Context: one part of a larger RNA
RNA sequence: GGAUUAACGCUGGCGGCAUGCUUAAGACAUGCAUGUCAAACGGGAAGUGGUGUUUCCAGUGGCAAUCGGGUGAGUAACGCGUAAGAACCCGCCCUUGGGAGGGGAACAACAACUGGAAACAGUUGCUAAUACACUGUAGGCUGAGGAGCAAAAGGAGAAAUCAACCCAAGGAGGGGCUCGCAUCUGAUUAGCUAGUUCGUGAGGCAAUAGCUUACCAAGGCGAUGAUCAGUAGCUGGUCCGAGAGGAUGAUCAGCCACACUGGGGCAGAGACACGGCCCAGACUCCUACGGGAGGCAGUAUUGGGUAAUUUUCUGCAAUGGGCGAAAGCUUGACAGAGCAAUGUCGCAUGGAGGUGGAAGGCCUACGGUUCGUCAACUUCUUUUCUCAGAGAAGAAAUAAUGACGGUAUCUGAGGAAGAAGCAUCGGCUAACUCUGUGCCAGCAGCCGCGGUAAGACAGAGGAUACAAGCGUUAUCC
Numbered sequence: 001g002g003a004u005u006a007a008c009g010c011u012g013g014c015g016g017c018a019u020g021c022u023u024a025a026g027a028c029a030u031g032c033a034u035g036u037c038a039a040a041c042g043g044g045a046a047g048u049g050g051u052g053u054u055u056c057c058a059g060u061g062g063c064a065a066u067c068g069g070g071u072g073a074g075u076a077a078c079g080c081g082u083a084a085g086a087a088c089c090c091g092c093c094c095u096u097g098g099g100a101g102g103g104g105a106a107c108a109a110c111a112a113c114u115g116g117a118a119a120c121a122g123u124u125g126c127u128a129a130u131a132c133a134c135u136g137u138a139g140g141c142u143g144a145g146g147a148g149c150a151a152a153a154g155g156a157g158a159a160a161u162c163a164a165c166c167c168a169a170g171g172a173g174g175g176g177c178u179c180g181c182a183u184c185u186g187a188u189u190a191g192c193u194a195g196u197u198c199g200u201g202a203g204g205c206a207a208u209a210g211c212u213u214a215c216c217a218a219g220g221c222g223a224u225g226a227u228c229a230g231u232a233g234c235u236g237g238u239c240c241g242a243g244a245g246g247a248u249g250a251u252c253a254g255c256c257a258c259a260c261u262g263g264g265g266c267a268g269a270g271a272c273a274c275g276g277c278c279c280a281g282a283c284u285c286c287u288a289c290g291g292g293a294g295g296c297a298g299u300a301u302u303g304g305g306u307a308a309u310u311u312u313c314u315g316c317a318a319u320g321g322g323c324g325a326a327a328g329c330u331u332g333a334c335a336g337a338g339c340a341a342u343g344u345c346g347c348a349u350g351g352a353g354g355u356g357g358a359a360g361g362c363c364u365a366c367g368g369u370u371c372g373u374c375a376a377c378u379u380c381u382u383u384u385c386u387c388a389g390a391g392a393a394g395a396a397a398u399a400a401u402g403a404c405g406g407u408a409u410c411u412g413a414g415g416a417a418g419a420a421g422c423a424u425c426g427g428c429u430a431a432c433u434c435u436g437u438g439c440c441a442g443c444a445g446c447c448g449c450g451g452u453a454a455g456a457c458a459g460a461g462g463a464u465a466c467a468a469g470c471g472u473u474a475u476c477c
Stems, first nucleotide, its partner, number of pairs: 001477004006473005013347006019340002021305001027302001030300003035063003040060002043057004070258003079183001081181002084178002088175003093171007101135002104132001110125006140149003155162002184230003191221003196218002199215005233255004237248004260281005283294004311337001313336003319333001320331004350380004360371002363368001384418001385414006394404001421466001423464003426447003432461005442449002
């Protein structure tokens, strides 16, 4: 000098765009953040004089909830980055070729009854399906001999058809696995390892594999730093630097890991699953003491910690996601508004004229100098500001649909009106005098200054630098 997710002190007019718990992965009251389909299904209710159409609801069933959102605790690792590979899987989507025949038994809801404070649970009886099981069929799989195994579902419509269902093959995209290289510090850590290293048989997985197991062999790694210890999410990037390189990993994007702590599996194409389940633990809450409920590192918010970080806001109008044939519903993703000079960029705080150089301050050699055209005064303008009127684009999709928002913007009226500070002035380093103080009070980044004429302390006048900011502190180059 530059930089910062900054903080503190003094000060503070406006707008655009960004950013905003770096500390306690500490604890969380309350609301919301994942639902949708009646064109899969049987019921119940509302409505009607009744039927039908319609609307709503709990339940069975399907899809989604594995995405999106958060955090960086752990991890020195094939975790990440880069370049390759072979023994794999795949819901929705696209393409192609085939197919959906036949009968059947249940369980919720519901009804009756019972237990419990509650959470909830039990018994008996009835019932539907795109729920469940059986059978027939197969260009698939297994197999080496003559065979074995595996499928389907109906719905809407007057119909044509539509979107669904099953099998097989391919694609797109996604994921799992292996490997070369690379990836911080310490040797005041030198030896480490028995499923350890290889093989055979068996098991297991979507798949390779000591992944697991029985047996056999005795290997495997290491000064090119194993093991151990400490620290740390990695990268694209960001900051500094002419570069080499050093530091760093907020926001945005890719990958990984985690979801009160530890462990486990379930259903599923996909999780060993933040707002699913089970067990154990710590903590909090309810209880009729028998037993139950919970997990903000989602979004707001609370107290706590800290030098320090925002609203318990609006809307699904846009973009995107989920479900649905669609209408549509839903979405704290997202779009916006609010708060904060936190950063960056832009604008304003007026322009022109104006000396008998006014009054006043400061200095003075007492002649005067300086603040200083500064002010007053004259004239002009209105960016901004206040008030009034008009008023969008963003809507894709010829109609309707805008949270933002009566916002941006435009027009008119008013009046210089409402808008400047902060630090420094001994040298480095741009900028000097007076008064007070008297090694005191104090200053200070370094050198140093102050003991009676202090350009270095304090005040004043003046000056210099930057400016809605300025200075200090912290950290990096």